[in-house]
RNA sequence: GGGCCGGUAGAUCAGCUGGUAGAUCGUUUGCUUCGCAAGCAAAAGGCCCCGGGUUCAAAUCCCGGCCGGUCCA
Numbered sequence: 001g002g003g004c005c006g007g008u009a010g011a012u013c014a015g016c017u018g019g020u021a022g023a024u025c026g027u028u029u030g031c032u033u034c035g036c037a038a039g040c041a042a043a044a045g046g047c048c049c050c051g052g053g054u055u056c057a058a059a060u061c062c063c064g065g066c067c068g069g070u071c072c073a
Base pairs, nucleotide, nucleotide: 001072002071003070004069005068006067007066010025011024012023013022019056027043028042029041030040031039049065050064051063052062053061
């Protein structure tokens, strides 16, 4: 330098064929316990990497860029 894959909640990851974004773990609160853990219930937590384009509408499609992984040279 080129090809491919990826970037979404604090962490690990889903999200098909465009229509107001989810799971698990973690965190907080309540219940329970002498107390802790476990269990049960609830809540908080997101500029969907950045910019532009298409569209009535974009995390999703297209273009450019940045970052990470991998392969080739």